[in-house]
RNA sequence: AGAGUUUGAUCCUGGCUCAGGAUGAACGCUGGCGGCAUGCCUAAGACAUGCAAGUCGAACGAGACGGCCCAAUGAAGACUGCGUGCUUGCACAAAGUUGGAUUUGGAUUCCCGUCUAGUGGCGCAAGGGUGAGUAACACGUGGGUAAUCUACCUUUGAGUCUGGAAUAACAGUUAGAAAUGAUUGCUAAUGCCGGAUUAUAUAUAGAGUGAUACGUCAUUUUAUAUUAAAAAGAGCCUUUAAAGCUUCGCUUGAAGAUGAGCCUGCGCCGUAUUAGUUAGUUGGUGGGGUAAUGGCCUACCAAGACAACGAUGCGUAGCCGACCUGAGAGGGUGAUCGGCCACACUGGGACUGAGACACGGCCCAGACUCCUACGGGAGACAGCAGUUAGGAAUAUUCGUCAAUGGGGGAAACCCUGAACGAGCAAUGCCGCGUGAAGGAUGACGGUCCUAUGGAUUGUAAACUUCUGUUGUUAGGGAAGAACGACUUAAGUAGGAAAUGACUUAAGAGUGACGGUACCUUUCAAGAAAGCUCCGGCUAACUACGUGCCAGCAGCCGCGGUAAUACGUAGGGAGCGAGCGUUAUCCGGAUUCAUUGGGUGUAAAGGGUACGUAGGCGGCUUAAUAGGUCUAUGGUUUAAGCCCGAAGCUUAACUUCGGUUCGCCAUAGAAACCGUUUUGCUUGAGUAUGGUAGAGGCAAGUGGAAUUUCUAGUGUAGCGGUUAAAUGCGUAGAUAUUAGAAGGAACACCAGUGGCGAAGGCGACUUUCUGGACCGUAACUGACGUUGAGGUACGAAAGUGUGGGGAGCAAACAGGAUUAGAUACCCUGGUAGUCCACACUGUAAACGAUGGAUACUAGGUGUAGGGGUUAUUAAGACUUCUGUGCCGUCGCAAACGCAGUAAGUAUCCCACCUGGGGAGUACGACCGCAAGGUUGAAACUCAAAGGAAUUGACGGGGGCCCGCACAAGCAGUGGAGUAUGUGGUUUAAUUCAAAGCAACGCGAAGAACCUUACCAGGGCUUGACAUAUAUAGGAAUAACUAAGAGAUUAGUUAGCUCUUCGGAGACUAUAUACAGGUGGUGCAUGGUUGUCGUCAGCUCGUGUCGUGAGAUGUUGGGUUAAGUCCCGCAACGAGCGCAACCCCUGUUUCUAGUUGCCAGCAUUAAGUUGGGCACUCUAGUGAGACUGCCGGUGACAAACCGGAGGAAGGUGGGGACGACGUCAGAUCAUCAUGCCCCUUAUGACCUGGGCUACACACGUGCUACAAUGGACGGUACAACGAGUCGCAAGCUCGCGAGAGUAAGCUAAUCUCUUAAAGCCGUUCUCAGUUCGGACUGUAGGCUGCAACUCGCCUACACGAAGUCGGAAUCGCUAGUAAUCGCGGAUCAGCAUGCCGCGGUGAGUACGUUCCCGGGCCUUGUACUCACCGCCCGUCA
Repeated sequence: AGAGUUUGAUCCUGGCUCAGGAUGAACGCUGGCGGCAUGCCUAAGACAUGCAAGUCGAACGAGACGGCCCAAUGAAGACUGCGUGCUUGCACAAAGUUGGAUUUGGAUUCCCGUCUAGUGGCGCAAGGGUGAGUAACACGUGGGUAAUCUACCUUUGAGUCUGGAAUAACAGUUAGAAAUGAUUGCUAAUGCCGGAUUAUAUAUAGAGUGAUACGUCAUUUUAUAUUAAAAAGAGCCUUUAAAGCUUCGCUUGAAGAUGAGCCUGCGCCGUAUUAGUUAGUUGGUGGGGUAAUGGCCUACCAAGACAACGAUGCGUAGCCGACCUGAGAGGGUGAUCGGCCACACUGGGACUGAGACACGGCCCAGACUCCUACGGGAGACAGCAGUUAGGAAUAUUCGUCAAUGGGGGAAACCCUGAACGAGCAAUGCCGCGUGAAGGAUGACGGUCCUAUGGAUUGUAAACUUCUGUUGUUAGGGAAGAACGACUUAAGUAGGAAAUGACUUAAGAGUGACGGUACCUUUCAAGAAAGCUCCGGCUAACUACGUGCCAGCAGCCGCGGUAAUACGUAGGGAGCGAGCGUUAUCCGGAUUCAUUGGGUGUAAAGGGUACGUAGGCGGCUUAAUAGGUCUAUGGUUUAAGCCCGAAGCUUAACUUCGGUUCGCCAUAGAAACCGUUUUGCUUGAGUAUGGUAGAGGCAAGUGGAAUUUCUAGUGUAGCGGUUAAAUGCGUAGAUAUUAGAAGGAACACCAGUGGCGAAGGCGACUUUCUGGACCGUAACUGACGUUGAGGUACGAAAGUGUGGGGAGCAAACAGGAUUAGAUACCCUGGUAGUCCACACUGUAAACGAUGGAUACUAGGUGUAGGGGUUAUUAAGACUUCUGUGCCGUCGCAAACGCAGUAAGUAUCCCACCUGGGGAGUACGACCGCAAGGUUGAAACUCAAAGGAAUUGACGGGGGCCCGCACAAGCAGUGGAGUAUGUGGUUUAAUUCAAAGCAACGCGAAGAACCUUACCAGGGCUUGACAUAUAUAGGAAUAACUAAGAGAUUAGUUAGCUCUUCGGAGACUAUAUACAGGUGGUGCAUGGUUGUCGUCAGCUCGUGUCGUGAGAUGUUGGGUUAAGUCCCGCAACGAGCGCAACCCCUGUUUCUAGUUGCCAGCAUUAAGUUGGGCACUCUAGUGAGACUGCCGGUGACAAACCGGAGGAAGGUGGGGACGACGUCAGAUCAUCAUGCCCCUUAUGACCUGGGCUACACACGUGCUACAAUGGACGGUACAACGAGUCGCAAGCUCGCGAGAGUAAGCUAAUCUCUUAAAGCCGUUCUCAGUUCGGACUGUAGGCUGCAACUCGCCUACACGAAGUCGGAAUCGCUAGUAAUCGCGGAUCAGCAUGCCGCGGUGAGUACGUUCCCGGGCCUUGUACUCACCGCCCGUCA
């Protein structure tokens, strides 16, 4: 820091999604250790049990126990040493004295100690918990309190005198189940109550000083009156007592500190679909109340107070320091820690007290739970543990007061679920470990691949050497402990002294954690790795399975038989005692934009104006100091963040030092903004002189036209349409003439001309009236601009009331059209359109562009006015105002805008924030109604959209071409038949081909074979290939037998080469494998069809464009052609076109056999001699190029005409098919991936089938006849084929053909008589002498075989059919049509196919239309591209 996703591609707008960080988290899988933190977010639900606030006997009375006391008992020990043992001396030791432990009993008046219920004092208002309520002076911040209080604590002044009455405890009586009382009597105090004393206390009166905006306050002082207290406790000393001293208390005053109360500026969520709220309400006076101000309360008086700068209502919420995120500004949060507030089962209330309206106090009410003797009582975990419920979810009924802190006490000490610690939990952060070095046979196994082999797992393992963090064994072992109090010693000030107070030194003693941290040591690599992901975003790929199934998915999306996206495995990537998922917040998102966005077309300018509040505002003088700026000071708790250090081995963590927002105060500056002020004229307005105009309102007038009526003329139609009909008309229409009536609208002028704010305004005249412009510069002196609400205007349609109503015309009726036609067309026709008055208030109310001001190149029109110049005039130049076009800069996503801005700036208003739902619902307001204004959400999608680009498409446009139409000729569609297909049938009727571009197609030829299909019979290394091993002498042929045959059995005959080792071929067995016309043409190669022989398709460089792309290739001509020429930001090039190739048309030369024959000779005959001139053959050349002439054209390309020429404008025909399209066709020509079968989906045999037949379609043939049929005669081809062949000739047969047989491997022989034609004869319009199907009989040919199922011949039979509905095919010249001939395939089989020649037309005005195609252009919501997209209904 970005990325994915709208499109065929592009740019933009715009949403959705992802990568990051965080958490009091939860869930899934997994889990070694330690440190530091954190741990009911839900039910402010309910709670068993224990603990969480007591302490003081140095305030008091009383009680209990003990000591002291008396009597008895008389231990240990000490003293003395009768004696004994013996080594000079030591040891033992009787009795006695002393001692007073222990025990028992008594007493207990006094004294001492300990304990305690009660009176009394202090504390219990702190600490601890929770966040229900609260939108508030609750909180934060800064001030004020001259409107206040403050126990304990500190400093200091004064004082602490003298009396009194009770009461609990206790004792007695008594009620009750209990809780708890009632009553009588006694008693104490630091409990309570008097009196004295007096204060800076209170009250009244007075004087002075100071402060204040005014009330008023502070302070000094005088006088009078009133008001206080406990020598209570402890200790010390003495000289007798009174007393004295010390200390802790007490009272009172002054100050401090701390804490608290009240007031106040500023800040503090959403909602206007909550707009009005308020009666103690706002203020005043008097009174009350409070520590204190105050409607805090009360009586009276006044009628105020708050609110668009959001009152009131509703919803939500404890606030902050801070925490998370972010570059920041911001956004979100308010756990732990700290400050404040509020609350303590729910609601209310006060008492006590310095302090409470009090979590573990009281009273009342309520709900709930418990006890009960039913009368009545008890209780409150949002304290610490713990239970239950709820929930995705949150811990031990632990230890200690050792430390820190708190309460009481003189103190020891007591209390302390505060606190310090331990326990549980990977809940988080931080640290450590699960080993290290060497080790290739690159092991086994797994996986994968191009598979006799490699790659990978992988130095990984095994194995060798080493280390010992954690763990384990054994041992040592802290810091945290200081003060106070105690003991000893010394000192200081005061005091007569002592006690005491204070200071210093020494000593002893105090640890829950915990035998913990830490240190040493033993053991052995031994005990310690998982989770998620691997299509893109996003690092990381293969195999198998599955087959739109199972499933995945944060977004795009993946899965329909070759899934890197599903599942598993192998491998890989990331993090690591964790890893993923879910939830929430910030970020990315400049996607609410202050920083930092927009509104012509993407969402978005109000329909227009006037104008209120508000915002903004010209030049100038002076003042001020609110904003602004500068300096200083105060505050900004601590912690946290940041910077620098330090301490735990490091880190997390902790400690120390430093910096900081904001607010307030004081002082200063004065340019700018604000305020006040002095002037000015350029903004704005007035005046005055002119000008143009469909500006508005009202009244009147006019002509043309339509319609109707009256009258005349006149007769059969009129009207209407693509065509008709409904309609009107003989009762006289239409037409025409004259007159009349009535309503509405105003031709020409008329112009991207004028006016108006917009809507809008169009005959003429008049009244009234608004605005604009030009000129002058007399007046005012900033009076301006915008404008939320508000007000007014506001097309058409619509509504109400009353008129009017000619034409037009929703609705409606009828006629048409149509499959239908509630439409378009026609005939009628009512509201309405018109007028008056009232309402409605909306439109694509659009320039889809709010208003105002200023500035920023030009050019050219037009409307109104002025000036200069020159004028007969028209003009030329210039200026102001309006209205158009083009265009530079600039802007813009592009399109485009461009002095009338969408440019550059300033000000104000309105509006937008993905698409749909929806301008819908609800609510409110407006309206007579119709409806309008305001205006959501649930849910749903990953887009919706703008501009431009390439194509494709259009019953859009322009140009052009094609047998495309038209003009013609001959057909098809009807009949019979052949053939192919569908369908049906079948054991099988093998398969493929399916609009054009399948259907006489694969198949250039299914009786067997072919053959792929069916039935039956038999084979399994196989019918066919290769390799290896072993064996064999055969293989093979003939014969016999069985069988439908395949096959089986038997008999006979029976290898080659050789260097003599063997080799080859063959057979048999075994193993690898063969084989498949089985599937997928949507896995493929190759081949091929089609658009289309259409003229197109592209590239390099350059240029233009943000880009996709464009240009070139478009334009003007021309061509069959992107053919050529010219022009041109293009210049060149490639594949196509054309040409080069083949056939054909003319000809030169060469060559003449098998060809030819002019002249010569010859013959039945080019038969032969001879010849090669001609024909012909087949080689080589020539020839045609718009080359020449004229015209047209642009001096071009080219076109038109002509000459010459065999041929004239690519001469005719063929081969040749650009980039690509159709997932076109073919796995059954062949090849081939994957899948499938393997005693069968392979291979063999026999028979059958592919030939079926109610039917439908395609393509042909033959016909329907006289341009003909039949018969006779007669003429003229070309291409080709032939030895497993073509076959002459001769004989036989009516014939098909048979027999025999010459020639020919072919310019020699044969097929081979061409037919239509021509010349005759006959038929005479009929189902025929047309037509020939079908059938019968008899034959022929091929072939093992002709039944299913071949072809031909003869005779006989003689069907349909008399020119074909809708529709539709081919053809532009040697063509159509017509006539025959040949060939491939082939034993045989041709109406098919491929070729050949003979005869030989008609028509083309032309491009409007149909079909197809090319180029340019235009529209598009299509791009799978109109067989598109898409809307509604139903399921």
The RNA shown here (small-subunit ribosomal RNA) has 1435 nucleotides and comes from an uncultured bacterium. Its Rfam family is "Bacterial small subunit ribosomal RNA". The sequence is in RNAcentral, with records from ENA. The coordinates come from a structure-prediction model, not an experiment, and the mean pLDDT is 82.